A computed fold for a 105-nucleotide RNA from a Chloroflexota bacterium, annotated as SAM riboswitch aptamer (S box leader). The prediction has a mean pLDDT of 83.
RNA sequence: GCCUCAUCCAGAGAGGUCGAGGGAACGGCCCUGUGAAACCUCGGCAACCACCAUACAGAGUAUGGAAGGUGCCAAAUCCGUCAGAAUAAAUCUGGUAGAUGAGUC
Numbered sequence: 001g002c003c004u005c006a007u008c009c010a011g012a013g014a015g016g017u018c019g020a021g022g023g024a025a026c027g028g029c030c031c032u033g034u035g036a037a038a039c040c041u042c043g044g045c046a047a048c049c050a051c052c053a054u055a056c057a058g059a060g061u062a063u064g065g066a067a068g069g070u071g072c073c074a075a076a077u078c079c080g081u082c083a084g085a086a087u088a089a090a091u092c093u094g095g096u097a098g099a100u101g102a103g104u105c
Base pairs, nucleotide, nucleotide: 001105003103004102005101006100007099008098013042014041015040016039017038021031022030023029025081026080027079028078043073044072045071048069049068051065052064053063054062055061056060077097082094083093084092085091
């Protein structure tokens, strides 16, 4: 990096260095010198994997825990983008794309 599966309306920030961008792309709309991105320290959230406990049980399933591996800590993946619903508006549903995890090559 390809592919497969699952999830994405919940949740969780302080300090330091630095100094202008950032929110994947595009459009919109936002955040940002009351300090962006990045890096460091500490903290936290969550429960995908691993692990532990309990119950039921056929592989396992459910619930709880959280010292491990990841991930995450503005806004629903910030909203939209493609299709459908008479489709213009609004709204809804599904999809694409993306992100994360697990597996596989």
NCBI's taxonomy places the organism under Bacteria, Bacillati, Chloroflexota.